[in-house]
RNA sequence: GCGGGAUUAACUCAGCGGUAGAGUAGCUCGUUUACACCGAGUCAGUCGGCGGUUCGAAUCCGUCAUCCCGCA
Numbered sequence: 001g002c003g004g005g006a007u008u009a010a011c012u013c014a015g016c017g018g019u020a021g022a023g024u025a026g027c028u029c030g031u032u033u034a035c036a037c038c039g040a041g042u043c044a045g046u047c048g049g050c051g052g053u054u055c056g057a058a059u060c061c062g063u064c065a066u067c068c069c070g071c072a
Base pairs, nucleotide, nucleotide: 001071002070003069004068005067006066007065010024011023012022013021018055026042027041028040029039030038048064049063050062051061052060
């Protein structure tokens, strides 16, 4: 330099054009003498940045950034 993949909640990941979700973690309550486990609830994301397409974009296109893999 070329090609491919990844980037979404604090963390690990879903979601593949029509109101962003789960698990874990955190917090509150219940339970317990207490802690843990368990149960109920709650908090939490301008979807990596900037543009474009579209009535509508996390999703499609371009570009930039970071990381990973391959080729040279």
Molecule: transfer RNA
Organism: Chthoniobacteraceae bacterium